[in-house]
Description: A computed fold for a 74-nucleotide RNA from a Candidatus Acidiferrales bacterium, annotated as transfer RNA.
RNA sequence: GGGCGACUAGCUCAGUUGGUUAGAGCGCUCCCCUCACACGGGAGAGGUCAAAGGUUCAAGUCCUUUGUCGCCCA
Numbered sequence: 001g002g003g004c005g006a007c008u009a010g011c012u013c014a015g016u017u018g019g020u021u022a023g024a025g026c027g028c029u030c031c032c033c034u035c036a037c038a039c040g041g042g043a044g045a046g047g048u049c050a051a052a053g054g055u056u057c058a059a060g061u062c063c064u065u066u067g068u069c070g071c072c073c074a
Stems, first nucleotide, its partner, number of pairs: 001073007010026004019057001028044005050066005
């Protein structure tokens, strides 16, 4: 330098053919349970869907460019 892949909550990851409001587990906060803790049950907070631009009535999802990381080739 070229090719491919990944980027979504604090962490690990889903997200179907573009369609109304973006989710799970763990973690965090509060409540219940307990003498207390753990376990368990309930509720809640937490998001620039990597960035910018474009297409569309509508974009996490499609297109272009850029960035970071990984793999392969040279």
Source information
The coordinates come from a structure-prediction model, not an experiment, and the mean pLDDT is 81. NCBI's taxonomy places the organism under Bacteria, Pseudomonadati, Acidobacteriota, Terriglobia, Candidatus Acidiferrales. The sequence was found in a public genome assembly. It matches the Rfam family "tRNA". From the family's description: Transfer RNA (tRNA) molecules are approximately 80 nucleotides in length. The family's RNA type in Rfam is transfer RNA.